SAM riboswitch aptamer (S box leader) from a soil metagenome, 121 nucleotides, folded computationally. The prediction has a mean pLDDT of 80.
């Protein structure tokens, strides 16, 4: 880089620092000197990888899936749905303006794209 699961649940404090966070970019909304983001420390939540166990499948724990337990090992995180939108669709729609052919155009709901984590290459 690239494939592939997940993302509306969960989960805190101390120190040290001193202005920005919330992924990029844009419009919004939040968070923050009652102390942002970064380091550092102990805590804690998940269950991706692991460890066992159950059944299916197979000559075979054999290649794959399910389920259920652990959390000691590698990761990962502990505001707001990936904080919300944006791009395609539903839709030349409902409404609404009005020179009758244009123009606008919220809400909602699906799906992408991007991102963020694991795991593999």
């Nucleotide at each position: 880089u690239c494939u592939u699961a997940u993302c509306g649940a969960g989960a805190a404090a101390g120190g040290u620092u001193g202005a920005g966070g919330g992924a990029u970019c844009a419009g919004g909304c939040c968070c923050u000197g009652u102390g942002a983001a970064a380091c550092c420390u102990u805590a804690g939540c998940a269950a991706c990888c692991g460890c066992c166990c159950c059944g299916c499948u197979u000559a075979a724990g054999u290649c794959g899936g399910g389920g259920g337990a652990c959390a000691u090992g590698g990761u990962g995180c502990u505001a707001c749905c990936u904080c919300c939108u944006g791009c395609c669709c539903u839709a030349u729609a409902c409404g609404g303006u009005u020179u009758u052919a244009a123009c606008u155009a919220a809400a909602a709901g699906g799906g992408a794209a991007a991102g963020a984590u694991g795991a593999g290459a």